This is a predicted structure of a 1555-nucleotide RNA (small-subunit ribosomal RNA) from a Vicinamibacterales bacterium. NCBI's taxonomy places the organism under Bacteria, Pseudomonadati, Acidobacteriota, Vicinamibacteria, Vicinamibacterales. Rfam family: Bacterial small subunit ribosomal RNA. Its family is annotated with structural constituent of ribosome and ribosome in the Gene Ontology. The sequence is in RNAcentral, with records from ENA and SILVA.
RNA sequence: AACUUGAGAGUUUGAUCCUGGCUCAGAAUCAACGCUGGCGGCAUGCCUAACACAUGCAAGUCGAACGCGAAAGGGGGCUUCGGCUCCUGAGUAGAGUGGCAAACGGGUGAGUAACACGUGGGCGACCUGCCUUCGAGUGGGGGAUAACCUUCCGAAAGGAGGGCUAAUACCGCAUGACAUCCCGUGUUUGGAUACACGGUGAUCAAAGCUGGGGAUCGCAAGACCUGGCGCUUGAAGAGGGGCCCGCGCCCGAUUAGCUAGUUGGUGGGGUAAUGGCUCACCAAGGCAACGAUCGGUAGCCGGCCUGAGAGGGCGGACGGCCACACUGGGACUGAGACACGGCCCAGACUCCUACGGGAGGCAGCAGUGGGGAAUUGUUCGCAAUGGGCGAAAGCCUGACGACGCAAUGCCGCGUGGAGGAUGAAGAAUUUCGGUUCGUAAACUCCUUUCGACCGAGAUGAACGUCCGCCGGCUUAAUACGCCGGCGGAGUGACAGUAUCGAGGGAAGAAGCCCCGGCUAACUCCGUGCCAGCAGCCGCGGUAAUACGGGGGGGGCGAGCGUUGUUCGGAAUUACUGGGCGUAAAGGGUUCGUAGGUGGCUUGUUAAGUCAGACGUGAAAUCCCCCGGCUCAACCGGGGAAUUGCGUCUGAAACUAGCUGGCUCGAGUGCAGGAGAGGAACGCGGAAUUCCAGGUGUAGCGGUGAAAUGCGUAGAUAUCUGGAGGAACACCGGUGGCGAAGGCGGCGUUCUGGACUGCAACUGACACUGAGGAACGAAAGCCAGGGUAGCAAACGGGAUUAGAUACCCCGGUAGUCCUGGCCCUAAACGAUGAAUGCUUGGUGUGGCGGGUAUCGAUCCCUGCCGUGCCGUAGUUAACGCGCUAAGCAUUCCGCCUGGGGAGUACGGUCGCAAGGCUGAAACUCAAAGGAAUUGACGGGGGCCCGCACAAGCGGUGGAGCAUGUGGUUCAAUUCGACGCAACGCGAAGAACCUUACCUGGGCUCGAAGUGCAGAUGACCAUCGGCGAAAGUCGACUUCCGCAAGGACGUCUGCAGAGGUGCUGCAUGGCUGUCGUCAGCUCGUGUCGUGAGAUGUUGGGUUAAGUCCCGCAACGAGCGCAACCCUUGUUCUCUGUUGCCAUCAGGUCAAGCUGGGCACUCUGAGGAGACUGCCGGUGACAAACCGGAGGAAGGUGGGGAUGACGUCAAGUCAGCAUGGCCUUUAUGUCCAGGGCUACACACGUGCUACAAUGGCCGGUACAAAGCGUCGCAAACUCGCGAGGGUGAGCUAAUCGCAGAAAGCCGGUCUCAGUUCGGAUUGUAGGCUGCAACUCGCCUGCAUGAAGUUGGAAUCGCUAGUAAUCGCGGAUCAGCAUGCCGCGGUGAAUACGUUCCCGGGCCUUGUACACACCGCCCGUCACAUCACGAAAGCUGGCUGUACUAGAAAUCGCUUCGCUAACCCGCAAGGGAGGCAGGCGCUUAAGGUAUGGUUAGUGAUUGGGGUGAAGUCGUAACAAGGUAGCUGUAGGAGAACCUGUGGCUGGAUCACCUCCUUU
Repeated sequence: AACUUGAGAGUUUGAUCCUGGCUCAGAAUCAACGCUGGCGGCAUGCCUAACACAUGCAAGUCGAACGCGAAAGGGGGCUUCGGCUCCUGAGUAGAGUGGCAAACGGGUGAGUAACACGUGGGCGACCUGCCUUCGAGUGGGGGAUAACCUUCCGAAAGGAGGGCUAAUACCGCAUGACAUCCCGUGUUUGGAUACACGGUGAUCAAAGCUGGGGAUCGCAAGACCUGGCGCUUGAAGAGGGGCCCGCGCCCGAUUAGCUAGUUGGUGGGGUAAUGGCUCACCAAGGCAACGAUCGGUAGCCGGCCUGAGAGGGCGGACGGCCACACUGGGACUGAGACACGGCCCAGACUCCUACGGGAGGCAGCAGUGGGGAAUUGUUCGCAAUGGGCGAAAGCCUGACGACGCAAUGCCGCGUGGAGGAUGAAGAAUUUCGGUUCGUAAACUCCUUUCGACCGAGAUGAACGUCCGCCGGCUUAAUACGCCGGCGGAGUGACAGUAUCGAGGGAAGAAGCCCCGGCUAACUCCGUGCCAGCAGCCGCGGUAAUACGGGGGGGGCGAGCGUUGUUCGGAAUUACUGGGCGUAAAGGGUUCGUAGGUGGCUUGUUAAGUCAGACGUGAAAUCCCCCGGCUCAACCGGGGAAUUGCGUCUGAAACUAGCUGGCUCGAGUGCAGGAGAGGAACGCGGAAUUCCAGGUGUAGCGGUGAAAUGCGUAGAUAUCUGGAGGAACACCGGUGGCGAAGGCGGCGUUCUGGACUGCAACUGACACUGAGGAACGAAAGCCAGGGUAGCAAACGGGAUUAGAUACCCCGGUAGUCCUGGCCCUAAACGAUGAAUGCUUGGUGUGGCGGGUAUCGAUCCCUGCCGUGCCGUAGUUAACGCGCUAAGCAUUCCGCCUGGGGAGUACGGUCGCAAGGCUGAAACUCAAAGGAAUUGACGGGGGCCCGCACAAGCGGUGGAGCAUGUGGUUCAAUUCGACGCAACGCGAAGAACCUUACCUGGGCUCGAAGUGCAGAUGACCAUCGGCGAAAGUCGACUUCCGCAAGGACGUCUGCAGAGGUGCUGCAUGGCUGUCGUCAGCUCGUGUCGUGAGAUGUUGGGUUAAGUCCCGCAACGAGCGCAACCCUUGUUCUCUGUUGCCAUCAGGUCAAGCUGGGCACUCUGAGGAGACUGCCGGUGACAAACCGGAGGAAGGUGGGGAUGACGUCAAGUCAGCAUGGCCUUUAUGUCCAGGGCUACACACGUGCUACAAUGGCCGGUACAAAGCGUCGCAAACUCGCGAGGGUGAGCUAAUCGCAGAAAGCCGGUCUCAGUUCGGAUUGUAGGCUGCAACUCGCCUGCAUGAAGUUGGAAUCGCUAGUAAUCGCGGAUCAGCAUGCCGCGGUGAAUACGUUCCCGGGCCUUGUACACACCGCCCGUCACAUCACGAAAGCUGGCUGUACUAGAAAUCGCUUCGCUAACCCGCAAGGGAGGCAGGCGCUUAAGGUAUGGUUAGUGAUUGGGGUGAAGUCGUAACAAGGUAGCUGUAGGAGAACCUGUGGCUGGAUCACCUCCUUU
């Protein structure tokens, strides 16, 4: 000192809170894969085929137990030179007998769910070789047998016969106890089989080997003495083992019953030992919901990983135990095995074989093949540690120690350090200025770890042993032996390794992943829903921080990522630590068994509980301290811990047991009243229908409208009578009763429960309740009745695109009764039962008490029930709130993402329908609850608008004009597409325009800028060619004294150009909702939050206009006003305007003088503000009416367009990012096209005529325009127009005649004197040019058309309608557009309906917001699953058969050394071969169970950008929806019946709140 310890994030939504799943960040790994790889230390390394194995090795040793016993080689002798023999090698090698070991060590995890393992106990039920201690003994004999020799069989392995021989091999005998058996006594104990003592009897041992020795004996060996090792027997110990027991020990109930040696007893057998372990007999037990049996999976533990912990996962290395050794069975030997490297048998496989027969077992170490994503050397050594044998030396040891391979893991080190800014080069980027890589590099100085090379060089070694010396023990002994000490000798696989030193030089040593968020780290290019990425959300469809590459950055680092697996995060199985009204989740209800839980109190016990002590909890690991390797990893020592179990002692509060008591829980009793509680029987009236009769006549009935249907054979209607069934109006009520389902006319009988009051009795008798039992709407089923009405199915009629529906006419089951089944519902309060506690208010039902009173019906109050509103509290919110969803306790049931699916399979119940129980594969990243803001509704309320209505006139029909679509074409350039494209861009396409097409040209270009160089060849003009553009040629500068400059051209560079693309990259502008009244903000307040409030409400307005109220108070953008114009008036101005007065003058005329009064021009003022009066209203705002006024309630018109919506329109008006193009997509030119034409649509013009056409006459405007122009007058022409040309830069001149109107005439209802298209012809004008392709005129021609289907447009007053005039564009061209004035109406009851809009509210499954969402069949593709005639395996039950080896038992006509008898022969005992029997493995047959695979075909299910049919659901979803059940139908579904609100809307009732 052993301690200290807890993080979250992404993803459902437009947004929010919650629920809930999925995913990520962490740690770990016996790992594998990808890229990369310098060194060292320490560890680890077939997780798959307990698959098969070549080869080598892994268990031997002892001569001090025993008998045999070589050879090569060397040497000697002899030799006929072939050889023989002796010595040595050597008592060696070698095999054998015998002993010990081989049961350890090493491997593996197949089996095993078990006393296998762990932990704690027990053996009064046991064994134990070697070792230690103690006691006793070790006497005397015998017969064999291997080896060896020899004969034979066999291919071999091997075997047989004969002969010899030894022992510590084998066998008797002796002796013998404290051993064993038997008997008795005593002690301990709950109990004796234990222990002690005693007793006669019975039974059982042995082996030798070796060292030394003075005397004595002996020829010697030796005797003898002595030491050591052994042997026998006994006692004890240590260590090891066996057996038994308590507790702990995975999943499945879709495994619920299992069991005949089974459970127990008695007896025999067996074992070391208990025991059905085994056998005979007897009894009928034993186990199981506290999970037996069966099935699946699995060696168990110390520990390891993770975790804050509790837990969860795992059991590789190390350690303990178990099991196994090719598969199955069996025993033998032995102290120990039913034996990995032993035996026997059976089986499979492999090998040898002469085919007769044999051999084998790597889950020992290496190694091979195979399997697999994947796992190493056929190494060295016994030097150390340990083991076996041996007296020892020593031998053996793939245990072990080492080395090798592998980044497989952990740990350590290095790849350099310091300085160094022209911030080099280069790269990337850029707003072109720069910035970044970056002190990074270069360069200067320094260092040398590690590696390479050279040299030195350990620890691990000390014991045993040997030699010498000393001391001690033993002994007779100075000997041997043993012990101790000192000195010396000798022993290393690793290994020339660790380590140290030298020299030299930055020298040899960095990668991997990531950079959208989570999650640290950003840019460029390429690509263009492609290629690809991805852990989740998701990126990619031309500007990708998300793909690929580059640059840069971040992280880790000899590694880094990926994948797999485990724990964590996940409080996401919740013991610690969750839930169930609506998110998943309360059983349909009650009774009740087991179980769980349980009121007050006395005493006691001590099971639980608590405390202490002791034992145990192996070591290693974890933690702490100290120490050893230079550190660390690693290792060593000591401690702490090991939360557990056991024993003993103690405590007695609580729980529990026992005991005694109590009454408040519960129950009983007595007295009452309430009630659609239940069952049976009976009675009643109203209504429907039917039947009969009467009256009566043509319809009835039904619907949105109809039809089917009924009716002249008399219906409907109406009256009378009758029949029959079903249901009970009013009362009737968020009233009552019941456990729930449910119960409603009246009466009788029987019967259950609750409530109130009294307080007599019992004395905890209680609560809950798995299984179980009973009840259980409707539909449905069976049998028998009944059937009035209603009514699935069915028939018919309608509706409809269809209508298997909604609506209508019919109609059968059924609905009703009796008996029996079914057992499910939105069986709901979506809320289990019970008990206690916790502010209130107000109704209502039942009972009671009190007070006052004549009287409780009123007032106060207790209990029980039933409603509403609300405090605290609670809840995600909604809400709940003494009838809790609050605060607590007890018990039960249930939930754990969505879909698949309440499906499949199995079981069980049912007559059936079907019910109960109840998965998985696969698939998605959500599914969901509550609330919010919008949007929407064939929801509601209020309000507005030429929105409808009321009117007037049109369009849609005709002809033509014009635009568009379509078609055509070389081209018919492009854009605009509901309103909000279509007489639109285009305020004017013959060329031009022009963007299109054909053809011909140019290439620094048609235009512009800068720089450099060259040049005067340029321009203009003329000529040639040409359709033109152009090209070719001729001609050919200026200023300056000069330098040089200017201008032009040419060449080159930078760069021009593009009506090419993208309006979905943009600016700007515009349209639209909409001139609608809205859109927001600050602060405050409310809400967990999104948000709300303000902005809602009551009034009012054209208006979020104003007033009042109000948790809001203010403010901004919008509204209004300010601006322009018009309407009245005043002042000023007075020509080009005007002319009243005065004068002149004309045919006439402001023509002239004059004047500025009027009109007018155009400047400035005034005026109108609900200001005044009355009424209404709230004393307000305001509205209505009135007065005055030119004008009255924004006077009329215009300009003015909030926040935003439509990815609205425009890249072709302009601007502009990006992309594309550059002898062309640029540019020039000619011609053509934009003008086409079976057709369709839009917008217009002109008409169809008499309110008109034509002819003649005649009156009155406004606003504009004009010098590249308007043009008078005159003149020519029928006319368009021509000629000439006054005047006018305009209140002066001109265009310019206004037209409708008015007056007069004519036409008389017709395809016309309407209408004017079309065509012919002749002309005019503009223009370079009217062919394609202009306008106008004259003459001629004279089409359709007689008021327009469905549908649809505009307009509310100087408006519609109608009439003409002007302008822009423009050479010319107007039915279009923009303006101007003339004439000048009708109607508006009103807001039900259509359309659009505003506010409030409601529902929602919509949020791309109803042009939304979304369901099911069918078709196609694909995936997994179920069923299926069967087929094929695995495991397993039962019955029978079979029966190897082996133990055991029986047998013994064969064989037999030891012992006994016998002189011997022989016999006996014993043993063996053989035989028989029990048990029994493999095998076989039959029949089951279970499980897996497969299977033609078949069933539903999931998934899949653009398939088909419909429209079921979400809004009242257009028939409210959902639901159990039944029937029907292409499909969603429809219909019947009962139920629910999780239904909108309107009205009413009740209750509550406020006044």